[in-house]
Molecule: transfer RNA
Organism: Alphaproteobacteria bacterium
């Protein structure tokens, strides 16, 4: 040098295609439960959706670009 894929909660990963309420599990608080803990129930926080820029009435989702990360081709 060209391609393809991926980048969302602490850690795994859905959602994107078909644009409109950001979620799952697991973890973390409290609180019940215990003599203490686990386990279990209840209840609770948590995000710049990698970065910028366009389109749109609105973008995590579509279009440009660049970053870093696998992977193929040469």
């Nucleotide at each position: 040098g060209g391609g393809u894929c991926g980048a969302u909660a602490g850690c795994u990963c859905a959602g994107c295609c078909u644009g409109g309420g950001a979620g799952a599990g697991c973890g973390c608080u409290a609180c019940g439960c215990u003599g203490a803990a686990g386990c279990c129930g209840u209840a609770g926080a948590u995000g710049u959706c990698c970065u910028g820029a366009g389109u749109u009435c609105a973008a995590a989702u579509c279009u440009c670009a660049g970053u870093c990360g696998a992977c193929c081709c040469a």